RNA sequence: CCGCACCAGGCGGGGAGAUAGCGGUGCCCUGUACUCGCAAUCCGCUACAGCGAGGCGUGAUCCCUGUCCUGAGGCAUUUGUCUGUGAGGCCGACAUGAACACGGAGUGUUGAUAAUCGGGCCCUGUGCAAUCGAAAGCUUUGAACCGCGUCAGGUCCUGACGGAAGCAGCGCUAAGGAGAUAUUUUGGUGUGCCGCGGGUAAACCUGAGGGGAGCUGCCGAUUCAUGUACCGCUCGGAGGCCGUUGUCGAGGGACGGGUGUGCGG
Repeated sequence: CCGCACCAGGCGGGGAGAUAGCGGUGCCCUGUACUCGCAAUCCGCUACAGCGAGGCGUGAUCCCUGUCCUGAGGCAUUUGUCUGUGAGGCCGACAUGAACACGGAGUGUUGAUAAUCGGGCCCUGUGCAAUCGAAAGCUUUGAACCGCGUCAGGUCCUGACGGAAGCAGCGCUAAGGAGAUAUUUUGGUGUGCCGCGGGUAAACCUGAGGGGAGCUGCCGAUUCAUGUACCGCUCGGAGGCCGUUGUCGAGGGACGGGUGUGCGG
């Protein structure tokens, strides 16, 4: 150095969590790299760190290991951002009220505000009108008999002449009914502003004389007060995403290194 046989190592690994710590079962990430039994109110072990039993296969592209590159994924930290959530009315903003009179707008020398005087509005007495009733008056109707006038027929008296009462009818009226409205009288009122009077604190409207420039508080500004959690903002906590930093890290790649026993040649 080669061959044969046996055997060591190997037959997945990592993260978080849990644990005094280690490993496993369970969860997650890689990935395909034996089987059976035990095992999360756990199962085993003691820094040499699963326990028990069985199997495959090997001395190197497969085992062990160094350096470098790459790197799934996890954990922690943190800026920013997004989603949703809790709280906060002297943070913004919004709403309301008040003050002020800065800007705008309106009005004013065709004369402002204020003051003075006089009225109105307001209350009341009275007259008038209106309106609603009543009465009178006008027209019409209206009495079988118990109204008047005239009384056919008929009745009564009379010798006759004549007279009497009187129904119906007709006419006129009483009580009563109906109608119209120019008229007269009278009573009333949540009617009117018409007349004559009286009263009237303030407010409002209006007129006059004097006087000579502001007045209004409509919109905005400013200030104050009170509210509103819709929105922005502030504070807090939860979750997601991109990134920073730290850490653990499977896998892959490059360059290397190490490696058992026995027999034979």
Annotation:
Predicted 3D model of a 265-nucleotide RNA (Bacterial large signal recognition particle RNA) from a Eubacteriales bacterium. The sequence is in RNAcentral, with records from ENA. Rfam family: Bacterial large signal recognition particle RNA. Its family is annotated with SRP-dependent cotranslational protein targeting to membrane, signal sequence recognition and signal recognition particle, plasma membrane targeting in the Gene Ontology. From the family's description: The signal recognition particle (SRP) is a universally conserved ribonucleoprotein involved in the co-translational targeting of proteins to membranes. The prediction has a mean pLDDT of 81. It is recorded under the gene name ffs. The organism belongs to Eubacteriales, within Bacteria.